[in-house]
Context: one part of a larger RNA
C1' cells in the first nucleotide's frame, strides 16, 4: 500500500451526478394513530410509555389433584445500563411522474415506465366452423367444444369521457356500364400438289389448282380483378392560412377572404412531449438549470396509436424533510488476511 472488519473529538450530507456506501431503527406488552379512500384500507401510520430480581395477594385455563401455565395488583430491592451479552427482528414522513394491482422478462452488462393481467371494444366463424399444422393429400388441433363458444386485432383495474373527417389507403356490400386472360370460335390469308393450261431447244420452263395435311388468324364469346356506386374511424390515418376590427394603449367577442375530406372538441399543457429556455409569476432555500403550484400562440399535446383523474401497490424515476451517521471537513488508531524480506 491492498482486501475484510472495529472504534472515533467537534460538526452532521458541507461529500457526491445522486445519502452510493455505512450508520441508525428493529423484539414483546400497553396507549395512541392524520389526510385521503374503491370504506376493504391507509396502519406496525406517525408518536409515546414499560420490560430485571425478590415478597405477598388475586384471577383464569388445564390437571395424573401433586401441581403446571398465563395474566393482573401491591410492596421491596440492585446496577451506568433489565428484549442488560449472543442470536433474531421495519428507519420514518411528505410532494410529483409512470404503471392500477399479485405476477413475467434480456440464463452471462438492462427487472423497468417494457410484457402480461382482469375489464373494454371491433372483426371473423352456423360446424366437415373460422383459424392453425401438414407434401396444402390424408390426418390432427380447434373440441369429445357450438356464438354466454372459438379465433384474430387493438386497448389495459376503477371513475368521468371517448369530438370532427370516408377525399386517400384498407375492408365490406353492390352490380348497370367500361376494361380484361386462358379457352371457345374460325371470317379470311399462306404453304404443299392429284390434276390441268400455255410455251418448248423435248431436257424442261411458266401459270391455274380440288381433296387432304399444314401455318397465321379477324369478328363474336369469355370470370374474378380494376374502373365504377355506396358503406365503414375502439379500420391505416388526418384534424389550415391570410387580412381587418371595440371612445388611450393593448387585446380581439366579431367581420372578410383563400384552401380543405374535415380544419383539434372535452380535457391536459415549458409535460418522460417546449427548440427559443435557466420561459414568466408564486412556493420551498441564505443561495436551486432540478422540484412543486400556476400561466399558455402547445418549435412539434389531445381523446381505446386511448384523454384526464385516481385509493392501494412498486428492489421503478424524481424532489424535499426528520432521524442517523467517517460520505465529507480530515484524517487517526486498532484487528485479521495479503503484498514485501528470508527460508
Nucleotide at each position: 500500500c491492498c482486501c475484510u472488519c472495529g472504534u472515533u473529538a467537534a460538526g452532521g450530507a458541507a461529500u457526491u451526478c445522486g445519502g452510493c456506501a455505512a450508520a441508525g431503527a428493529u423484539a414483546c406488552u400497553c396507549c395512541g394513530u392524520a389526510a385521503c379512500u374503491u370504506c376493504g384500507g391507509g396502519a406496525u401510520a406517525a408518536g409515546g410509555a414499560g420490560u430485571g430480581c425478590c415478597u405477598u395477594u388475586u384471577u383464569a385455563a388445564c390437571u395424573u389433584c401433586g401441581g403446571u401455565u398465563a395474566a393482573a395488583a401491591a410492596g421491596g430491592u440492585c446496577g451506568c445500563a433489565g428484549u442488560g451479552a449472543a442470536g433474531a427482528a421495519g428507519g420514518u414522513u411528505u410532494g410529483g411522474g409512470c404503471g392500477a394491482c399479485u405476477g413475467u422478462u434480456u440464463a452471462c452488462u438492462a427487472a423497468a415506465a417494457a410484457c402480461a393481467c382482469a375489464g373494454g371494444u371491433c372483426u371473423c366463424u352456423g360446424c366437415u366452423a373460422a383459424a392453425a399444422u401438414g407434401u396444402a393429400u390424408a390426418a390432427u388441433u380447434g373440441a369429445u367444444g357450438u356464438a354466454u363458444a372459438g379465433a384474430g386485432a387493438c386497448u389495459g383495474a376503477c371513475a368521468c369521457g371517448u369530438g370532427c373527417u370516408c377525399g386517400a389507403u384498407g375492408c365490406c356490400a353492390g352490380a348497370a356500364a367500361g376494361u380484361u386472360a386462358a379457352g371457345g370460335g374460325g371470317a379470311u390469308a399462306g404453304g404443299u400438289u392429284a390434276u390441268u393450261u400455255c410455251c418448248u431447244u423435248c431436257g424442261g420452263g411458266a401459270g391455274a389448282g380440288a381433296a387432304g395435311c399444314u401455318u397465321g388468324g379477324a369478328a363474336c364469346u369469355g370470370a374474378a380483378g380494376c374502373u365504377c356506386u355506396g358503406g365503414u374511424g375502439a379500420a391505416u390515418g388526418g384534424c389550415g392560412g391570410c387580412u381587418c376590427u371595440a371612445a388611450c394603449u393593448a387585446u380581439g367577442a366579431g367581420a372578410g377572404u383563400c384552401c380543405u375530406a374535415a380544419g383539434g372538441u372535452a380535457g391536459c399543457g415549458a409535460a418522460g412531449u417546449u427548440c427559443c429556455u435557466u420561459g414568466u409569476c408564486g412556493g420551498g432555500u441564505a443561495a436551486u438549470u432540478u422540484c412543486c403550484g400556476a400561466c399558455g400562440c402547445g418549435c412539434a399535446u389531445g381523446a381505446a396509436u386511448c384523454g384526464u383523474g385516481u385509493a392501494a401497490c412498486g428492489a421503478c424515476c424524481u424532489a424535499a424533510a426528520c432521524g442517523c451517521u467517517g460520505u465529507c471537513u480530515c484524517a487517526a488508531c486498532g484487528a485479521g488476511g495479503g503484498a514485501c524480506u528470508c527460508g
Overview
Large-subunit ribosomal RNA, domain IV from Candidatus Scalindua sp., 343 nucleotides, folded computationally. Its mean pLDDT, the model's own confidence on a scale to 100, is 86.